[in-house]
RNA sequence: AGAGUUUGAUCCUGGCUCAGAGUGAACGCUGGCGGCAUGGUUAAGACAUGCAAGUCGAACGAUAAGCAAGACUUCGGUCUUGUGGACAGUGGCGAACGGGUGCGUAACACGUGAGCAACCUGCCCUUGAGUAUGGAAUAGCUCGCCGAAAGGCGAAUUAAUACUGUAUGUGACCCUCCAUCGCAUGGUGGAGUGGUUAAAGCUUGUAAUGGCGCUCAAGGAUGGGCUCGCGGCCUAUCAGCUUGUUGGUGAGGUAAAGGCUCACCAAGGCUAAGACGGGUAGCUGGUCUGAGAGGAUGAUCAGCCACACCGGGACUGAGACACGGCCCGGACACCUACGGGUGGCAGCAGUUUCGAAUCAUUCACAAUGGGCGAAAGCCUGAUGAUGCAAUGCCGCGUGGAGGAUGAAGGCCUUAGGGUCGUAAACUCCUGUCAUUGGGGAACAACAAGUAGGUUCAUAGCCUAUCAUGAGUUAACCCAAAGAGGAAGAGGUGGCUAACUCCGUGCCAGCAGCCGCGGUAAUACGGAGACCUCGAGCGUUACUCGGAUUUACUGGGCGUAAAGGGUGAGCAGGCGGCCAAGUGUGUCAGGUGUGAAAUCCCGGGGCUUAACCCCGGAACUGCGCCUGAAACUACUUGGCUAGAGUCUCGGAGAGGAUAGUGGAAUUCCAAGUGUAGAGGUGAAAUUCGUAGAUAUUUGGAGGAACACCAGUGGCGAAGGCGACUGUCUGGACGAGUACUGACGCUCAAUCACGAAAGCAUGGGUAGCGAAAGGGAUUAGAUACCCCUGUAGUCCAUGCCGUAAACGUUGUACACUAGGUCUUGGGGGUUUCGACCCUUUCAGGACCCCAGCUAACGCGAUAAGUGUACCGCCUGAGGACUACGGCCGCAAGGCUAAAACUCAAAGGAAUUGACGGGGGCCCGCACAAGCGGUGGAGCAUGUGGUUUAAUUCGACGCAACGCGCAGAACCUUACCAACCCUUGACAUACUUGUCGCGGAUUCCAGAGAUGGAUUCCUUCAGUUCGGCUGGACAAUGUACAGGUGCUGCAUGGCUGUCGUCAGCUCGUGUCGUGAGAUGUUCGGUUAAGUCCGGCAACGAGCGCAACCCUCGUUUCCAGUUGCCAGCGGGUAAUGCCGGGGACUCUGGAAAGACAAACCUCUUGUUGAGGUGGGAAGGUGGGGACGACGUCAAGUCAGUAUGGCCCUUACGACCAGGGCUGCACACGUGCUACAAUGCCCGGCACAAUGGGAUGCAAUAUCGCGAGAUUGAGCAAAUCCACAAAACCGGGCCCAGUUCGGAUUGGAGUCUGCAACUCGACUCCAUGAAGUUGGAAUCGCUAGUAAUGGCGUAUCAGCAAUGACGCCGUGAAUACGUUCCCGGGCCUUGUACACACCGCCCGUCACAUCAUGAAAGCCGGUUUUGCCCGAAGUACGUGAGCUAUCCCUCGGGAGGCAGCGUCCUAAGGCAGGGCUGGUGAUUGGGAUGAAGUCGUAACAAGGUAGCCGUAGGGGAACCUGCGGCUG
Repeated sequence: AGAGUUUGAUCCUGGCUCAGAGUGAACGCUGGCGGCAUGGUUAAGACAUGCAAGUCGAACGAUAAGCAAGACUUCGGUCUUGUGGACAGUGGCGAACGGGUGCGUAACACGUGAGCAACCUGCCCUUGAGUAUGGAAUAGCUCGCCGAAAGGCGAAUUAAUACUGUAUGUGACCCUCCAUCGCAUGGUGGAGUGGUUAAAGCUUGUAAUGGCGCUCAAGGAUGGGCUCGCGGCCUAUCAGCUUGUUGGUGAGGUAAAGGCUCACCAAGGCUAAGACGGGUAGCUGGUCUGAGAGGAUGAUCAGCCACACCGGGACUGAGACACGGCCCGGACACCUACGGGUGGCAGCAGUUUCGAAUCAUUCACAAUGGGCGAAAGCCUGAUGAUGCAAUGCCGCGUGGAGGAUGAAGGCCUUAGGGUCGUAAACUCCUGUCAUUGGGGAACAACAAGUAGGUUCAUAGCCUAUCAUGAGUUAACCCAAAGAGGAAGAGGUGGCUAACUCCGUGCCAGCAGCCGCGGUAAUACGGAGACCUCGAGCGUUACUCGGAUUUACUGGGCGUAAAGGGUGAGCAGGCGGCCAAGUGUGUCAGGUGUGAAAUCCCGGGGCUUAACCCCGGAACUGCGCCUGAAACUACUUGGCUAGAGUCUCGGAGAGGAUAGUGGAAUUCCAAGUGUAGAGGUGAAAUUCGUAGAUAUUUGGAGGAACACCAGUGGCGAAGGCGACUGUCUGGACGAGUACUGACGCUCAAUCACGAAAGCAUGGGUAGCGAAAGGGAUUAGAUACCCCUGUAGUCCAUGCCGUAAACGUUGUACACUAGGUCUUGGGGGUUUCGACCCUUUCAGGACCCCAGCUAACGCGAUAAGUGUACCGCCUGAGGACUACGGCCGCAAGGCUAAAACUCAAAGGAAUUGACGGGGGCCCGCACAAGCGGUGGAGCAUGUGGUUUAAUUCGACGCAACGCGCAGAACCUUACCAACCCUUGACAUACUUGUCGCGGAUUCCAGAGAUGGAUUCCUUCAGUUCGGCUGGACAAUGUACAGGUGCUGCAUGGCUGUCGUCAGCUCGUGUCGUGAGAUGUUCGGUUAAGUCCGGCAACGAGCGCAACCCUCGUUUCCAGUUGCCAGCGGGUAAUGCCGGGGACUCUGGAAAGACAAACCUCUUGUUGAGGUGGGAAGGUGGGGACGACGUCAAGUCAGUAUGGCCCUUACGACCAGGGCUGCACACGUGCUACAAUGCCCGGCACAAUGGGAUGCAAUAUCGCGAGAUUGAGCAAAUCCACAAAACCGGGCCCAGUUCGGAUUGGAGUCUGCAACUCGACUCCAUGAAGUUGGAAUCGCUAGUAAUGGCGUAUCAGCAAUGACGCCGUGAAUACGUUCCCGGGCCUUGUACACACCGCCCGUCACAUCAUGAAAGCCGGUUUUGCCCGAAGUACGUGAGCUAUCCCUCGGGAGGCAGCGUCCUAAGGCAGGGCUGGUGAUUGGGAUGAAGUCGUAACAAGGUAGCCGUAGGGGAACCUGCGGCUG
């Protein structure tokens, strides 16, 4: 410090998620030791048991047990005295501390800083003065009574440091007076024969004296009380709150000011700087995090507050309205004799409940501290310790060194090896921790007492001595033994360090996000290996960080979320120039405070560290004092540049109102006139012979104002358009005078605000939601057409919204230019208008800098700054619900949450697509020729059938395809029979060289099994059963598989497409994806070439180079040829010869837009002419760019993985692949006269031939048979047919056509039944040119005719591949169909339009709103009742201390009453939660249903507001926007 995730890719916006640190944690797996910390976060739920606050006999009386002595004795004991001192009591002090918890509390509760002239303070310290003299009771104890108990009552008796009278008064307080001081109330000091007011003793000692106490007063210290400034939560869907309320006077009350309380008077007080209400919460030092600013938090430790079962109340006291006190009410629990009583763990342990979850019913007062005491001492669950828990932090260990055969074993493997791995074994060492034994009574310890010193001192301090340890045999040290007792957890797809195998097969499962899993998973489960941390490791929860994702530091608002529809304007915020004063903010210095602990720095102590101690710094804050005066603020004075006023002038659809006008539509009347009109893509509904439409004249009525008209004008916006009058607002220009900052912005508020809509009353020509009808359509609640109501218009009143948009708030200032235009002014010029120039105010366009994610903006900023307002914070839910306000209604404004998702979005890029555009090409269409589709047959496929009809191929690009040959074989299929190291290969083991071959016979369908005869004596040799070879047998490795996966693959192939494209290097442009080049203008068959150009070059493609055909030349001349010469035949290159010709096959030549003309831009190129065998790539072929289709093929071969192994392998005979209601594809033959039949007769080429081609001859009607010359072939073998000549047929189911069937044969073959081909005779079907639709072809082509070959025993061949013969027609042209190329445009598509996507309905699940109600919580109002208790009143009853005239009084108590009041009751509100038949919308879900609304001109452009309608998306009307 960042990373992952939206996309095909990119940049941006934006959310989600991760890596870090932390915790009082919990859970899972695991677990050796020690130190230091921490440990009920939930139920402030309920609690058994024990303990947690006592102490003082030196305040007081009495005294049990025990002990001693004496006396008495019935020997049991009793009594007296002394000692002793328990339990209890009076009294004092303490119990208000310490300890716990966080309910309540949004408050002077807390923090911080001040104040009290408005206060108190026990014990403690200092100082001063005292401590005199009397009295009456009472508990205890004893006795009696009541009660179950708790407890209570009565009588008698007693003490005090308990209670009380009097005296004294240093003083204090009150009263009066005087002086002085202060910010007000007031303070301080002084005076007075004025008034009031105190006490307690105990102890040491023989005593004195001293000590401890007590009383009064002053001061201090400590602790508290009260008041104030400032600071720190959420909510406005809480906007008004308040009657003791705000203030005053007087009184009461308190330690003390005060409405704290009361009476009276006044009507105030708080609030947008958030009152009141609601929710939540103890506050702080600090803690966690963070670079910081901040954010979160408030366990342990420390300070403050609050509380003590819930609620109320007071008493005592220095202090409480009191955790272990009291009274009352309530709930709960316990005891009970039923009459009554008792209790309060949020003290320490512990129990129970709750919960994911939190410990011992331990030890000790030795230390520290507290209470009491003179002290010893006692008490102390405070505290000190130990125990339990890996809960956290820190430290240590689980061994160290050597050790390669790189052991065994595991895992992987390309089978070679690699890895775990020096790891282990093994050798040599060490001994931490744990274990055992011993040492160590260490340190932590000072006091008191005694003695000494100092001292006035017996105070205090110093020295010496002595006793005291819960923890604890603990730390630490020594010794012994032995590597012995001590390692796991998570992870390994990316983020994120670390990879392989097996299993599984969208299953099981994983997952923090993206996402893995559908048969080769580094993502699931296991294993091995590796990575990280390590006595821990992971997970979950929560906090901060990353997140600049609430932005003070430090964000934004044209299109991503976001500028209010517009203006006026109060509060608020901000504000021009000059000068002076003050010193608010600001700045500087000093000072007080900012508790300690914590953090940081420097030291120190535990072996180190954690931890602890010491010192420093810091605590960024607040108060006070002094100073400065630039800025800010305030006050005062001035100025004119901002703002405004005034004069003159012109421009304008600015507004309101009254009147006027013409054109047009419609309607009415009349005339002319006749059959149509109207409307549409085409029609129909409709109007018209009752006279329409058309045309002419006249009239009525309403609405809107053509041309001018313009990115022209005006207005704040909405908006404003005929002409004239009246009233009226604003802006602008020029000018000079005046005011003197009067300004800018603006929450709330007020006003205006298109269209639609609402109310009332008018009006209604045209248009026109709804509605009706006609069309279109699968449907058409639409688009189109015919009608047509509200409405549109006017007046008045509502509504208050729009894509109310420049999607751009208002105001001011500054920052290069250019062009046009509107309204003024100046200059120049002219007769004048123009033109030119300049300056203000507007309206537009282009563009520099700059800005922007980009697009773009660019003086009319989206640039640079200032001021103020509004608004945003992922998408959906949701412009919604609830609540509130407004409205007649429709509805508007304000405005959430649950839940769901990991995206939603902006701009730009490359593609693809479009029922977008432009250009171009192709037998693509058109123009032609011939077909298919109809018939019969052949063949392939589907379907169906079957035991099997083996398998594959499926739009073009499967279907006469794999198959260039299914009777057996092939053959993979089926039903049987049969073999198991196998039909085939290699190796090992054993055996034999009578191994093996051939014949015959038997059984069987055969494979196979059994028997028989004959032939044959392996090779080398070192002579060793040694080597090679062959065969057999057994067992094992293995063979074998046309079994699966073409979606694991190689190779090969098809296809777009022989289409002209596909890319790269460098440079340049862009943040980038990318672009440029490759686009543009021409041209071409072509990205072919030329020109231009931020491009310059290059590669794969195109073309050419290759083969073939066409011309010529040269060379060569057999098997080919024969002109000339010679010979010969019936005839023939037949022979000798020849190379001229044809031909064969080698080598050359030739064609390049080369020559000329025309056009074009100067070129490329096109057209024409000539020459030429050939002319514009001469014809044909081979050749197929980057890539697409997971295209095809595991059955051609190869091959990974999986599967079978007496079978999914092998052999064998038979059957099947040929089956047949049917459908389709590809073909053949035809339907005839351009024909058919018969006869005659002419001309080829490619190829093939030895298990072969076969001449000739003979036989057969023929297929063919017999024979076998020649030929391994330019030598031999094979009739070309159409054509041509002659004859017949005469338009018909025929002399066309040949299917089908019967009979007879031939050939091949082991074998033609299923299931071959051919021949002959006979038979003679459909068919008379083929619907919708569809195919091929542009020249030696189509059409037509025959011939050959491969496969092959034969043949299904009409197929395939080739060859030659005859040999056309047509192309105007590119509008349309199909396919393709280039450029451009739109896009919500990128699996790319076979795309994406919307809504209703149906089903399931989830959360939520409404709802008659029902049940709670909380709060409030009124009334009733009213405990305890203070105060007040009363007090006829009771009454020890004082007074008394002895009667009584004062005082007190009980009782009663009044006010207040907790709990309770009745009635009614507010807020809030739960539940609720039914109901509304929402979200999600698998392959559901209906349509197709949106994205392309999305097929009617879309969207916004509003209104109506409709199954639904939606449609239509009106106005608006361009996104």